[in-house]
RNA sequence: GUGGACCGGACAGCAGCGGGAACAGUGCCGAAAGGCCGUUCAUGAGGAAAGUCCGAGCUUCGCAGGGCAGGAUAGCUGUUAACGGCAGCCGGAGGCGACUCCAGGGACAGUGCAACAGAGAGAUACCGCCGGACUUCGGUUCGGCAAGGGUGGAAAGGCGGGGUAAGAGCCCACCAGCCUGUGGGAGACCACAGGGCUAUGUAAACCCUAUCCGAAGCAACACCGCACAGGGAUCAGCACGGUGGCCCGCCGGAUCCCGACCAGGUGGCUUGAGCCAUGGGGCGACCCAUGGCCUAGAUAGAUUGUUGUCUAAAACAAAACUCGGCUUACAGGUCCACUCAU
RNA sequence: GCGGUAUAGCUCAGUUGGCUAGAGCAUUCGGUUCAUACCCGAAGUGUCGUAGGUUCAAAUCCCACUACCGC
Numbered sequence: 001g002u003g004g005a006c007c008g009g010a011c012a013g014c015a016g017c018g019g020g021a022a023c024a025g026u027g028c029c030g031a032a033a034g035g036c037c038g039u040u041c042a043u044g045a046g047g048a049a050a051g052u053c054c055g056a057g058c059u060u061c062g063c064a065g066g067g068c069a070g071g072a073u074a075g076c077u078g079u080u081a082a083c084g085g086c087a088g089c090c091g092g093a094g095g096c097g098a099c100u101c102c103a104g105g106g107a108c109a110g111u112g113c114a115a116c117a118g119a120g121a122g123a124u125a126c127c128g129c130c131g132g133a134c135u136u137c138g139g140u141u142c143g144g145c146a147a148g149g150g151u152g153g154a155a156a157g158g159c160g161g162g163g164u165a166a167g168a169g170c171c172c173a174c175c176a177g178c179c180u181g182u183g184g185g186a187g188a189c190c191a192c193a194g195g196g197c198u199a200u201g202u203a204a205a206c207c208c209u210a211u212c213c214g215a216a217g218c219a220a221c222a223c224c225g226c227a228c229a230g231g232g233a234u235c236a237g238c239a240c241g242g243u244g245g246c247c248c249g250c251c252g253g254a255u256c257c258c259g260a261c262c263a264g265g266u267g268g269c270u271u272g273a274g275c276c277a278u279g280g281g282g283c284g285a286c287c288c289a290u291g292g293c294c295u296a297g298a299u300a301g302a303u304u305g306u307u308g309u310c311u312a313a314a315a316c317a318a319a320a321c322u323c324g325g326c327u328u329a330c331a332g333g334u335c336c337a338c339u340c341a342u
Numbered sequence: 343g344c345g346g347u348a349u350a351g352c353u354c355a356g357u358u359g360g361c362u363a364g365a366g367c368a369u370u371c372g373g374u375u376c377a378u379a380c381c382c383g384a385a386g387u388g389u390c391g392u393a394g395g396u397u398c399a400a401a402u403c404c405c406a407c408u409a410c411c412g413c
Base pairs, nucleotide, nucleotide: 001338002337003336004335005334006333007332009310010309011308012307013306014305015304017044018043020041021040022039023038025037027036028035029034046316050327051326053325054324055323056322057321058217059216060215061214065248066247067246068245070213071212072211073210074209075089076088077087078086079085090104091102092101093100094099105208106207110206111205112202113201114200126149127148128145129144130143131142132141133140134139157175158174160172161171162170176198178195179194180193181192182191183190184189221267222266223265224264230258231257232256233255234254235253240252241251242250274293275292276291277290278289279288280287281286343413344412345411346410347409348408351367352366353365354364360398369385370384371383372382373381391407392406394404395403
C1' cells in the first nucleotide's frame, strides 16, 4: 500500500427508571373490561436501532379473475423464503502489483434528437489535388478524386505498401468490427479458419424484447367493555360504493343534511427464515447434522445521575410489528491475509 | 407509515436536454422636480439545495444525501 474480520469503554459502590418471574395482603383504583401498590431475584438498545431505498413474513380488503395502462429489473451460472441482495465466473475499464470499478439486453423493428461551428451531421465538396477546353497568363469553365488542410465531441474502418492523371479496400499484409463454419465450455463466452469490404452517437429520449409486480399498511387488524335516538331529503340503477389509474367481471341499495353518544382496556408484541459451538459438504454465497441458549417490548413512551480505579473516556447515534439486504454517518483501537520497494 | 418541494434579496417562469437561465417587485446610478414620490432610461445580482453519474452538452435525465412542508 491492498483486501477482510472484529471491538466500539471496562470493573466496583450508592440512588433512580422500564418490563418480567416468584411470594404475600386479597389491600387500593375503576361502572366494567381491567389496572395499581410491597419484598426478593435475575434482566434492559445498535453496528448502524438511522434513511425508508429494495425484498419478504403477518393482517385486512366480496377472496385479487381477465384486459389495457403503469412500475421494476437487465452478461452467465448459482444461492435464498424472497430480492434490484450476495457468491463465483465472462466481457470491458484502471493500476507495476495485491486489487478496484461497470444502470453490462437491443441503435439493420420503427420514430426523434445531434445546438454553435463547419461545404457537408448521414452522406458532402469550402480550401485543395488531377485531366480537358479557353485565356488578357491573373484566371475562367467542364469533368474526375476524397489522400491532405480547415470545423467539430463525432467527418464513415486504422496503419503501411502497391497502384494511379490524381486518388480511393481499387489490390495486398497486419489490426479492429461484421457474417459463416469448426472445435472447446453447463453458460456468458473463448480459440482457429474462411468470406465480402463495412453508415457515428444517444435507449439514465420515446420505444422493442425477456422476466416479475392486486391494494393498503401494526394508527394494519381481532376481541372485551361503556354510551346512544333517531329524523329528513335525493337517486334507484347507464347511478353510487367496495375498487386502488381505467374497462370488464364479482358483491352491496347508495349518497347528503340535521341531531345524539363513545373515544377506555386487552391481544397483535417478540421463540425467530433466531443466536452460539462442534463436525461435515461446497472455490464461495450458502446448506446439512448434533448439542446448548432465551437475549428490551414501552404507549407520552424506561438505559440516567454520581463516586472511585484503569494515563484519558471523549465518535456516529438511541428500539416502537418482525426479519433478509442495500445506502448513509462514525472518535479511537485490535487481529488476519496479500502486494510493491529496500 | 406515506407523499411532495428546493431557481436572483422576495414572489415565481423555464418541455420532447442546446445559443449568454428569464419576468415582476426590491436595490444602485442617471434624468425629470425648488425638493420628495410617481414617471423615463440604464446597471448589478444566481456554484439552479449538496455531491456523484449518463451524454459532445444537464436547472432539465438517473442515483445518493441535506433542509423544509403536507397527510
Molecule: RNase P RNA; transfer RNA
Organism: Angelakisella massiliensis